[in-house]
Context: one part of a larger RNA
RNA sequence: GCCAGCGAGUUACUUCUCUGUGGCGAGGUUAAGCCAGCUACAGGUGGAGCCGUAGCGAAAGCGAGUCCGAACAGGGCGAGUAGUUGCAGGGAGUAGACACGAAACCGGGUGAGCUACCCAUGGCUAGGGUGAAGCGAGGUUAAUCCCUUGUGGAGGCCCGAACCGGUGUAUGAUGCAAAAUGCUCGGAUGAGCUGUGGGUAGAGGUGAAAUGCCAAUCGAACUCGGAGAUAGCUUGUUCUCCUCGAAAUAGCUUUAGGGCUAGCCUCACGUGUUUAGUGACGGAGGUAGAGCCACUGGAUCAGCUAGGAGGGUGUAAAGCCUACCAAACUGAAUCAAACUCCGAAUGCCGUCACUUCAGAGCGUGGGAGUCGGACUACGGGAGAUGAGUUUCGUGGUCGAGAGGGAAACAGCCCAGACCGCCGGCUAAGGUCCCUAAGUUCGGGCUAAGUGGGAAAGGAUGUGAUAUUGCUUAGACAGCCAGGAGGUUCGCCUAGAAGCAGCUAUCCUUUAAAGAGUGCGUAACAGCUCACUGGUCAAGUGAUAUCGCGCCGAAAAUAUAACGGGGCUCAAGCCUGACACCGAAGCCGCGGGAUUGGCGUAUGGCUUAUAGCAAAUAGCCUAUAGCAGGUGGCGGUUGAGCGGAAACGCUCCCGCACCACAGAAGCUAUAAGCUAUCUGCCAUAUGCUAAUCGGUAGAGGAGCGUUCUGCCUGCACAGAAGCAUGACCGAGAGGACAUGUGGAGCGGACAGAAGAGAGAAUGCUGGC
Numbered sequence: 001g002c003c004a005g006c007g008a009g010u011u012a013c014u015u016c017u018c019u020g021u022g023g024c025g026a027g028g029u030u031a032a033g034c035c036a037g038c039u040a041c042a043g044g045u046g047g048a049g050c051c052g053u054a055g056c057g058a059a060a061g062c063g064a065g066u067c068c069g070a071a072c073a074g075g076g077c078g079a080g081u082a083g084u085u086g087c088a089g090g091g092a093g094u095a096g097a098c099a100c101g102a103a104a105c106c107g108g109g110u111g112a113g114c115u116a117c118c119c120a121u122g123g124c125u126a127g128g129g130u131g132a133a134g135c136g137a138g139g140u141u142a143a144u145c146c147c148u149u150g151u152g153g154a155g156g157c158c159c160g161a162a163c164c165g166g167u168g169u170a171u172g173a174u175g176c177a178a179a180a181u182g183c184u185c186g187g188a189u190g191a192g193c194u195g196u197g198g199g200u201a202g203a204g205g206u207g208a209a210a211u212g213c214c215a216a217u218c219g220a221a222c223u224c225g226g227a228g229a230u231a232g233c234u235u236g237u238u239c240u241c242c243u244c245g246a247a248a249u250a251g252c253u254u255u256a257g258g259g260c261u262a263g264c265c266u267c268a269c270g271u272g273u274u275u276a277g278u279g280a281c282g283g284a285g286g287u288a289g290a291g292c293c294a295c296u297g298g299a300u301c302a303g304c305u306a307g308g309a310g311g312g313u314g315u316a317a318a319g320c321c322u323a324c325c326a327a328a329c330u331g332a333a334u335c336a337a338a339c340u341c342c343g344a345a346u347g348c349c350g351u352c353a354c355u356u357c358a359g360a361g362c363g364u365g366g367g368a369g370u371c372g373g374a375c376u377a378c379g380g381g382a383g384a385u386g387a388g389u390u391u392c393g394u395g396g397u398c399g400a401g402a403g404g405g406a407a408a409c410a411g412c413c414c415a416g417a418c419c420g421c422c423g424g425c426u427a428a429g430g431u432c433c434c435u436a437a438g439u440u441c442g443g444g445c446u447a448a449g450u451g452g453g454a455a456a457g458g459a460u461g462u463g464a465u466a467u468u469g470c471u472u473a474g475a476c477a478g479c480c481a482g483g484a485g486g487u488u489c490g491c492c493u494a495g496a497a498g499c500a501g502c503u504a505u506c507c508u509u510u511a512a513a514g515a516g517u518g519c520g521u522a523a524c525a526g527c528u529c530a531c532u533g534g535u536c537a538a539g540u541g542a543u544a545u546c547g548c549g550c551c552g553a554a555a556a557u558a559u560a561a562c563g564g565g566g567c568u569c570a571a572g573c574c575u576g577a578c579a580c581c582g583a584a585g586c587c588g589c590g591g592g593a594u595u596g597g598c599g600u601a602u603g604g605c606u607u608a609u610a611g612c613a614a615a616u617a618g619c620c621u622a623u624a625g626c627a628g629g630u631g632g633c634g635g636u637u638g639a640g641c642g643g644a645a646a647c648g649c650u651c652c653c654g655c656a657c658c659a660c661a662g663a664a665g666c667u668a669u670a671a672g673c674u675a676u677c678u679g680c681c682a683u684a685u686g687c688u689a690a691u692c693g694g695u696a697g698a699g700g701a702g703c704g705u706u707c708u709g710c711c712u713g714c715a716c717a718g719a720a721g722c723a724u725g726a727c728c729g730a731g732a733g734g735a736c737a738u739g740u741g742g743a744g745c746g747g748a749c750a751g752a753a754g755a756g757a758g759a760a761u762g763c764u765g766g767c
Stems, first nucleotide, its partner, number of pairs: 001767006011095003015092010027051003033045003055062002065077004098236002101233001105226006116200009125190001127159003130155001134151006163187003168183004202218001204214003211220001239702006249262005263370002265367007273358001274360001276355008289342001290340002296336003300332004305326001307325002309322001311321003373398010403414003418591004423587003429581003432565003438578001440577006451567001457551002461548010478535005484508003490502002514529001518527002592692014608676005615669005623661001625660001628658003632655004638651005703756001705753005711747004721740005727734002
């Protein structure tokens, strides 16, 4: 690196909220527990509790009201009925809460077999050199001191192996080696080196001190735990199709790359043109412009004139003077975001009318995302009227937009891509070749390859227009000739004679000739011009404006400043004309989806009418009944007591009546049902119209995977998996056939999820 597998919005809750869909409904609901049990997503019991049914007030308290208040005022919060409980889903909260990721913090332990220092006990240090103290002898001295010589053998002494170290350099850098090797170098009797045993522990130790070392780890070791620490940060976040579709703004923020609310998007419900455009009418306003005798200020010149300043005159004072400064005033011309006597166009507000059904407006609620914007045109600020600069406003495009043009080129020009077509028309832009379409037509311009990069400025480039001179009474240019005298004017000056400078600038002769246009001289001289004549022969000067060109014009890999070739009455520029090409624009034909309208079918709801009508209440009796009452009847083949008996009393049984109960029926209310009708909703379908770019994001509909339930199937005459194939579907995907394989696997409908990978320097394995 590739392939395969694994890999990220989950789960819980007596939590909150909303939506969908059920139950019950002024109520709804059980929790734990218990019972039972066919072990179930089932049943029974359990009313504790919770929510709702009444609020207001701090409270006492009062109550459809209450609180404040002196109040009957006024105001605040309430009242005029819908909730509650399952299930599913959207969102929130609390939990690790979409996944992975720190550096760190704390607790308990493990480490001094590496290394730092210490303790105890051992070991090691070739050879050579130097020659301290002390001592001896000799000399010397009064004696010392001292000197000489010998002896002696000191030292963090010298040279240099072992040993310890690690200076410089080279090699080494997937090494011999996670620190080495070669050469070289430092110490080598010392604060020396070293063996063994032992000691000091992390909020710590040890440290001849480098934040060094404490096991290849050290500004605080390692290990396990708290622990899934936290991460406003980075990265990643897995199938399809359909509809709509943003934002990069405001306010606040220890806030600025993060949040919250609003704005903008989406979905549902409600409202039903309220939206938007145009026109008319009516408004508010102080911008652009303009103005400055309409204010406030700025700035310039002149005049006039207070004041000041200077100087002169004047005895002084006063007065007078001025290329000085200058208020006010006057005149002229002028400037302003914080000036306005004025003052638009647009835009904004309102009313009416018309047009408009647009993914218009508005309201309530569920869900977001957005708070780094970019360029371009116009109006401003900042900046240098710099920036691919910055900051506002209005529009556009990109963002989130494909297609055509601009050679290439998010933000420029044209134009908004549902799909298909070997059809047509156009836009911007083009039509000699590359390259689709005119070597098209008419009139001009350009000579510079201008076109195809640039300014101030410069120029007998060239075209057009206009004004004004001179000109056959001969202009302009050229050529021939003249260009004189007073005079060297005056001043100044060394000189100044037309020509350093100053003043004046006349007169004469003339066809004409300046007291001199330039060169020149020390000054003269000399040359020349103006001016004049001749010759020649027809135009020749000046000025202004406009068109197109020229110069100004130097850069680094290569012509390289038309995309290229190449282009000159154009294939350049200006102007007019007619064709044609040219896009995913528009049209045509076919197809799909979404939404609206109209219609049909089915289902549901609803208004009204008609019919039927449960239940409840009342009335009414039939009557199976009935504990009771009767001063009714019957019964001894019911009983007891009394009596001779008749009979009486007390019970019992039956019947009747009373009372009670009471079906059907009737009446009232009336849930509801049926039919028709009105309106609405949903689904399907037909016709028709409009629409269908899309990031964040909202909404909708589906595909597939594993398992479960139920129903139903296939399979050794071959299941899954794998391979191949021209089939079906808008897609996710789905069949079928053949081969392989060798034992399990589908389909319908529901349900539940470890449910979809290409990216996370992802994880594991293989290659």